[in-house]
A computed fold for a 595-nucleotide part of an RNA from a Pseudonocardiaceae bacterium, annotated as large-subunit ribosomal RNA, domain I. Taxonomically the source falls in Pseudonocardiaceae (Bacteria, Bacillati, Actinomycetes, Pseudonocardiales). The RNAcentral record of the full RNA draws on ENA.

Context: one part of a larger RNA
């Protein structure tokens, strides 16, 4: 020095734990926001710091309700100094205050700071001061002024407006849009319209009520799901990409305009010998009224066995009113009966009251004894209850009957929710002929060309979208049915809306779990998006556990101290806060055995 063995030391591995994630179903909720968010900065308690709460009325004020004895939040103790059966602290529902920043909105700004104006108050002998409330920008809607240019228009002002802005994890729609990769290299093509950027909107969004499929049978808006089916096809026919019809569920649900004709206004035009004209017949009577074109309002209409206008005929309750007047007929207006419908599609908005649920709660069964553990009993042992309760969790070891729950059942003065009625609001002519006339969405629709989406890479490419030219017809009109083209079938384009079935999940509440158990599990169980790092965008951590209870070591002794040694505590104290368990490197220190 080695190589045992034995005790330390270091040292934080494993075991055990769990306050914390993670994944998922079920319900619910799905937006906030100029009435000022989302996120913040500063403050705010008697007593420093950090979270929490909360704004100068600052761990809180104001009602209403729950509940029942202690409270003055946590880390956190401790001194003060009140509160509280006249019900306090705590919960729950409504309101009140809410500083300055942030869309940030009087102007300004290096956010959280400056400096204003205008009315009103407060203070001052007065000025400075100080408090309230108001003063951005854009749209719309009235109004009012108004150029160049005579009406006009642009432009300006001044009022209203719970009109916009800003922000939100996925989801969803438009508009942009890569490469890495595959292709065993690469160009077409593939990744992919993915990813990523704008931009808009909801709680869903889009799409939807056939110019559709289909296929000589037939079906009837839309969406989703499973099949069809990796088929049919496409494709340097390579990699690959990939439909649709029907079939079988989920849901279910249709409407409203344009126009064609009528009437009212208003505008321009044109005309009478007023022989047009004032709903039709007789009769009376009025009279610049009638006609055309344009706009604007209300009527009417809404469709593919084509619809409607238009004309005709018939069947259509009651009362009034009115169409110059007066009979008789037609329309039209209202009101009352019926009748249907609706109250977040299709016109919109509320109210009460009934019950549902949701946002505090409340009742809720049945156990003792003995030994044992050097503490503790829920574990044993004996005798016993209860159960519409023997999920679960806590209690000094494992408790159905200690405690909090748990099965059952109860409960709301306030808000919300959903449903049912009341009660409100809102629609009502229908049919059948007739085809003479008129109507059915225009720079559309087709076409050329150039491009992009359809499975469909130009190809025989049809259907669909944009651009750029050209440029139509109205039912004997037009699309389509994969080039055209006939026949034949199917549908009516250029206008709108539309619930559900479907997508997601930042958020609330409740469960599950062959999920994790501190190098695992969210980046984060702990002061975590902290420390910390960067100019900045951003990057971004280690870090859990004494004990059943602090009972956390009074007092002594060494020592400046840090630490120890006795005593005390506890079941343990080699559980002493550098604390459960305490492994291995690695360090000692006795001791054998070689050297």
């Nucleotide at each position: 020095g080695g190589c045992g063995c034995a005790c330390g030391g270091u040292g934080g591995a494993u075991g055990c734990c769990u306050u914390g994630g993670c994944a998922c179903c079920a319900g619910g909720a799905g937006c906030c926001g100029a009435a000022g968010a989302a996120g913040g900065a500063c403050g705010u308690a008697g007593g420093a710091g950090g979270c929490u709460g909360c704004g100068a009325a600052a761990a809180g004020c104001c009602u209403c309700g729950g509940g029942g004895a202690g409270c003055u939040g946590c880390c956190a103790a401790c001194c003060g100094a009140g509160c509280u059966g006249u019900g306090a602290u705590c919960c729950g529902a409504g309101g009140g205050u809410g500083u300055c920043c942030g869309a940030a909105u009087g102007g300004g700004g290096a956010a959280a700071c400056c400096c204003g104006g205008c009315a009103g108050g407060a203070g001052u002998c007065a000025u400075g001061u100080c408090c309230u409330g108001u003063c951005a920008c854009c749209c719309u809607c009235a109004c009012c002024u108004g150029a160049a240019c005579a009406c006009a228009u642009a432009g300006g002002g001044u009022g209203a407006g719970u009109g916009g802005a800003g922000g939100g994890a996925a989801c969803g729609u438009g508009g942009g849009g890569a490469a890495g990769u595959g292709a065993a290299a690469c160009a077409u093509c593939u990744c992919a319209g993915u990813a990523c950027c704008c931009a808009c909107a909801g709680g869903a969004a889009g799409a939807g009520a056939a110019a559709g499929c289909a296929a000589c049978c037939g079906c009837g808006a839309u969406u989703c799901c499973g099949u069809g089916a990796g088929u049919a096809g496409u494709g340097g026919c390579g990699a690959g990409c990939g439909a649709a019809a029907g079939c079988g569920g989920a849901a279910g649900a249709g409407g409203c305009u344009a126009a064609a004709c009528c009437a009212g206004a208003c505008a321009c035009g044109u005309g009478u010998g007023a022989u047009a004209g004032c709903c039709g017949g007789c009769a009376g009577g009025c009279g610049u009224u009638g006609c055309g074109u344009g706009u604007c309002u209300g009527g009417g209409g809404u469709c593919g066995u084509g619809g409607g206008a238009c004309c005709a005929u018939c069947c259509c309750g009651u009362c009034a009113g009115u169409u110059c007047u007066g009979c008789c007929g037609a329309g039209c207006u209202g009101a009352c009966a019926g009748a249907g419908a609706g109250u977040c599609a299709g016109a919109a908005a509320c109210u009460g009251u009934u019950g549902u649920g949701a946002u505090a709660g409340c009742c809720g069964a049945a156990g003792g004894u003995c030994a044992u553990g050097c503490g503790a009993a829920a574990g044993g042992a004996c005798c016993g209850g209860c159960a519409c309760a023997g999920a679960g969790g806590g209690u000094a070891a494992c408790a159905c009957c200690c405690c909090c729950g748990u099965a059952g059942g109860c409960g709301a003065a306030a808000u919300c929710u959903c449903a049912g009625c009341a009660a409100c609001u809102c629609u009502c002519g229908g049919a059948u002929g007739g085809g003479a006339u008129c109507c059915c969405a225009a720079g559309u629709a087709g076409c050329a060309c150039g491009g992009a989406g359809c499975c469909c890479g130009a190809g025989a490419a049809a259907u669909u979208c944009c651009g750029u030219g050209u440029g139509a017809a109205u039912c004997u009109g037009g699309c389509g049915g994969g080039a055209c083209c006939a026949c034949c079938c199917g549908c009516u384009a250029a206008g709108c809306c539309u619930a559900a079935a479907u997508a997601c999940u930042c958020c609330c509440u409740g469960g599950u779990g062959a999920c994790c158990g501190a190098u695992a599990g969210c980046g984060g169980a702990c002061a975590a998006g902290u420390a910390c790092c960067g100019u900045g965008a951003g990057g971004g951590a280690a870090a859990g556990g004494u004990g059943a209870a602090a009972a956390g070591u009074a007092c002594c002794c060494c020592g400046g101290g840090a630490g120890g040694g006795g005593a005390g505590u506890g079941a343990a104290a080699u559980a002493g806060u550098a604390c459960c368990u305490g492994a291995a490197a690695c360090c000692g220190u006795g001791u054998g055995c070689c050297u």